[in-house]
């Protein structure tokens, strides 16, 4: 002076950085449901999806249509709160709990993605809201290498361009010994 390490610790990025809870309001809707009436002419309902099962139904299911009453969840979501910087998110696969069985809920393990932002396309949704994804564009945010300006000079500043990716980065500190 000094390296691998999936070392430890701390810290940054910000057009709303990330996640949870809180829950005015908007929407759902003048839907459903229900009650009369009329068309209707064989399903409908417990049930998100399949099976089983049951139950209403020609004494008229189910859809339409008038009239009159008239809602809920699931989604979003100001405003406060918290806990954070692989914050988190998505998919895979395991395995739990619950189900006749799936979906959904919990955990564990690899993968991918550096943030948010704008189109565009899928999907989820009542929905032109709002989320997930993928691409694409600029834009931040760091580090590299490159060339330039400041500099007596530079590994320092500043701006440029290419170019990586969170297994990043930045700082201490360990590794670390007079080897």
């Nucleotide at each position: 002076u000094u390296a691998a390490c999936g070392g430890a610790u701390a810290g940054a990025g910000g057009u709303c950085g990330c996640g949870c809870c809180u829950g005015a309001u908007a929407g759902g809707a003048g839907u459903a449901a229900c009650a009369u009436c009329a068309c209707g002419g064989a399903u409908g309902c417990c049930c998100g999806c399949c099976a089983c099962g049951g139950c209403a139904g020609a004494a008229g299911a189910a859809g339409u249509g008038a009239u009159g009453c008239g809602a809920a969840a699931g989604g979003a979501g100001a405003u406060g709160g918290c806990g954070c910087c692989g914050a988190a998110a998505g998919g895979a696969u395991c395995g739990g709990g619950a189900u006749g069985g799936c979906a959904u809920c919990c955990g564990g393990u690899g993968c991918u993605u550096g943030g948010g932002c704008a189109u565009g396309c899928a999907u989820u949704g009542a929905a032109g809201a709002a989320g997930u994804g993928c691409a694409u564009g600029a834009c931040u945010g760091u580090c590299a290498u490159c060339a330039g300006u400041u500099u007596c000079a530079g590994u320092a500043a500043c701006g440029g361009a290419u170019g990586g990716g969170g297994a990043g980065c930045u700082a201490u500190c360990g590794g670390a010994a007079c080897a």
Lysine riboswitch aptamer, 179 nucleotides, folded computationally. Its Rfam family is "Lysine riboswitch aptamer". Rfam describes the family as follows. Riboswitches are metabolite binding domains within certain messenger RNAs that serve as precision sensors for their corresponding targets. Gene Ontology term of the family: lysine biosynthetic process.